[in-house]
RNA sequence: GGAGAGGUGGCAGAGCGGCCGAAUGCGAUGGUUUUGAAAACCAUUAUGCCCGCAAGGGUAUCGUGAGUUCGAAUCUCACCCUCUCCG
Numbered sequence: 001g002g003a004g005a006g007g008u009g010g011c012a013g014a015g016c017g018g019c020c021g022a023a024u025g026c027g028a029u030g031g032u033u034u035u036g037a038a039a040a041c042c043a044u045u046a047u048g049c050c051c052g053c054a055a056g057g058g059u060a061u062c063g064u065g066a067g068u069u070c071g072a073a074u075c076u077c078a079c080c081c082u083c084u085c086c087g
Base pairs, nucleotide, nucleotide: 001086002085003084004083005082006081007080010026011025012024018070027045028044029043030042031041032040046061047060048059049058050057051056063079064078065077066076067075
């Protein structure tokens, strides 16, 4: 230099136009249980901004930026990063 695969909540990882800020697992927090722990079970659990005393609500964000579309994590383009192969 060329080709291919990939980048999604703290971590892993599914989702491939609408029911999706988004399954599931791990982790974390709280609870039940226990003499105490572990295990098991239950609940909660991304971030920014705005409103609210709070509970909660609104909105944006799927590597970054732009585009297509009524509608994009998903399709297109450019760029960044990681991995594999070829030279």